[in-house]
Context: one part of a larger RNA
RNA sequence: GGCGCACGGUGGAUGCCUUGGCAUUAGGAGCCGAUGAAGGACGUGGUAAUCUGCGAUAAGCCUCGGGGAGUUGAUAAACGAGCUGUGAUCCGAGGAUGUCCGAAUGGGGAAACCCCGUCAUCUGUGAGGGUGGCGACCUGCAUCUGAAUUCAUAGGGUGUAGGGGGGAACGCGGGGAAGUGAAACAUCUCAGUACCCGCAGGAAGAGAAAACAAUUGUGAUUCCGUGAGUAGUGGCGAGCGAAAGCGGAUGAGGCUAAACCGUUGGUGUGUGAUACCUGGCAGGGGUUGCAUCAGCGGGGUUGUGGGAUGCGUUGUUCUCAGGGCUGUCGACCUGGGUGCGUGAGUGCGGGGUGGUAGUCGAAUCAUCGUUGAGUGGUGUGCCGUAGAGGGUGUGAGUCCCGUAGACGAAACUGCUGUCUGCCGCGUGUGGCGUAUUCCCGAGUAGCACGGGGCUCGUGGAAUCUCGUGUGAAUCUGCCAGGACCACCUGGUAAGCCUGAAUACUACCUAAUGACCGAUAGCGGACCAGUACCGUGAGGGAAAGGUGAAAAGUACCCCGGGAGGGGAGUGAAAGAGUACCUGAAACCGUGUGCUU
Numbered sequence: 001g002g003c004g005c006a007c008g009g010u011g012g013a014u015g016c017c018u019u020g021g022c023a024u025u026a027g028g029a030g031c032c033g034a035u036g037a038a039g040g041a042c043g044u045g046g047u048a049a050u051c052u053g054c055g056a057u058a059a060g061c062c063u064c065g066g067g068g069a070g071u072u073g074a075u076a077a078a079c080g081a082g083c084u085g086u087g088a089u090c091c092g093a094g095g096a097u098g099u100c101c102g103a104a105u106g107g108g109g110a111a112a113c114c115c116c117g118u119c120a121u122c123u124g125u126g127a128g129g130g131u132g133g134c135g136a137c138c139u140g141c142a143u144c145u146g147a148a149u150u151c152a153u154a155g156g157g158u159g160u161a162g163g164g165g166g167g168a169a170c171g172c173g174g175g176g177a178a179g180u181g182a183a184a185c186a187u188c189u190c191a192g193u194a195c196c197c198g199c200a201g202g203a204a205g206a207g208a209a210a211a212c213a214a215u216u217g218u219g220a221u222u223c224c225g226u227g228a229g230u231a232g233u234g235g236c237g238a239g240c241g242a243a244a245g246c247g248g249a250u251g252a253g254g255c256u257a258a259a260c261c262g263u264u265g266g267u268g269u270g271u272g273a274u275a276c277c278u279g280g281c282a283g284g285g286g287u288u289g290c291a292u293c294a295g296c297g298g299g300g301u302u303g304u305g306g307g308a309u310g311c312g313u314u315g316u317u318c319u320c321a322g323g324g325c326u327g328u329c330g331a332c333c334u335g336g337g338u339g340c341g342u343g344a345g346u347g348c349g350g351g352g353u354g355g356u357a358g359u360c361g362a363a364u365c366a367u368c369g370u371u372g373a374g375u376g377g378u379g380u381g382c383c384g385u386a387g388a389g390g391g392u393g394u395g396a397g398u399c400c401c402g403u404a405g406a407c408g409a410a411a412c413u414g415c416u417g418u419c420u421g422c423c424g425c426g427u428g429u430g431g432c433g434u435a436u437u438c439c440c441g442a443g444u445a446g447c448a449c450g451g452g453g454c455u456c457g458u459g460g461a462a463u464c465u466c467g468u469g470u471g472a473a474u475c476u477g478c479c480a481g482g483a484c485c486a487c488c489u490g491g492u493a494a495g496c497c498u499g500a501a502u503a504c505u506a507c508c509u510a511a512u513g514a515c516c517g518a519u520a521g522c523g524g525a526c527c528a529g530u531a532c533c534g535u536g537a538g539g540g541a542a543a544g545g546u547g548a549a550a551a552g553u554a555c556c557c558c559g560g561g562a563g564g565g566g567a568g569u570g571a572a573a574g575a576g577u578a579c580c581u582g583a584a585a586c587c588g589u590g591u592g593c594u595u
Base pairs, nucleotide, nucleotide: 001594002593003592004591005590006589007588008587009586015580016545017544020516021515022513023512024511025510026509027508028507029505030504031166032165039101040100041099042055043054044053046079047078049075050074051073061095062094063093064092065091066090070083071082072081106115107114108113116135117134118133119132120131121130122129123128137163138162139161140160141159142158143157144156145155170201171199172198173197174196175195181188185235211218212217222249223248224247225246226245232240233239253497254496255495256441260298261297262296263295264294265293266292267291268290269289275288276285277284279329280328281327282326283325303475305440306439307438308437309435310434311433312432313431314430315429318337319336320335321334322333323332347422348421349420350419351416352415353414354413355412356411358407359406360405365379366378367377368376381398382397383387389401390400391399446470447469448468449467450466451465452464456482477492478491479490480489481488532539533538552579555566556565557564558563
């Protein structure tokens, strides 16, 4: 030196554990913000720091409830000083305060800082200082002013209402790739995906047929299953890929434009008693007229076409007051009461049922011993609408918290088809017949050219839609049924609104797991998006376990100390804050064999 054996050191694998994660289900909730958000800075306690809470009223203030003996948050004790049955601490609801930054909004700015104006008020002899309010920009509405330039307009001022920023996914819209596949690649695909931007809501979008269908019919939209990988499309390659129908979920329909009437205003025009002033009669008035435009009120809303207007016919809940140029008759209009009816329901009150604190809640003792500890063994009971789960010095229905079950709200709040009252909204000249006149959404439909989107890649290419150009008709009209024409059938575009069934989960509650168990599971079980790295965008860790209980080793000895030996605690110290178990690599000591 090597090989082996024994005993150690180092190291932190393994086993066991779990405060933390992951995934899913059900229910709730689905926005916050100029009344200053999200997120921060700085402060704040009797005692340094950090976390948590809070904001100069600063681990807190007030009120109302719950609760019932201790208590002044955590690391984290100790000391000090307090509070508390006149109910503290704690839990819930509603308020108050809420520095500075931040959309940040008086101006500036290198965020958490600097500097102003004005009004009120306090203070000071004064210079000045303190406190409170207001002072950004944009948009709508109202109103006052007001240039070049006469009217006007632009511009300006004031008042008032709103906006701005943040947020996980879901939604709608505007833009919009490439890697890839096609075994290369260009049409094509990936894909209208990723990504960027805008906007909104608790959902959004869509939505009450100018629809489908096919000679039978259906009857807004949305979602699911099927139809169906079908019909189609496609360098007919790779691929892409419907719809009707059928079965379900849900279920809901409304309002306008126009014709016509009234009224107000603008513009143009007209005339001198013509026009006109609701109808009849009689009087009276004097631009009130006519044309056109705009606003407002009524009317009207449909496809078996509907409506307006005129005429005819028929019918009407009631009542009071008022109205027109005057009188009378009839009819009409406005307002109040009352009656009826509708709704997708704004508000208030009551009732019902939930949420945000809570309350009650059954039932065992003895003995044994290797126990440190009984939840173990043995014996003997008991409860159970409760034998889910967790804790307690070991495996506990009966020790504790709970569980099954039953109750509970001063305050705030959700829901409530069917409940009730009040308020509010809508309606109360409607039906039928007939006539011709009028209306029924225009730079629209259609067409041409160039695109997009549909299963449809230009194809015979309809339907939908965008750009450029052109450019109709009004019911004897117009559109569609996959070029186009005829017939037939269906519908009524060019205005608007609309709950539910559907999508998602940052957040709250409850629960579950042939999910993980500290190199796993979120990056993060631990003061983690931290330390650290980077100019920056950004990247991004490691690190859990004494014991039942600190009982955390008084005292003695060696040592400068670190550390150790006794002693003591403890079941155990070979559990000693380098702490459960304590593998291997690696490093030693002793010894056997061997060179």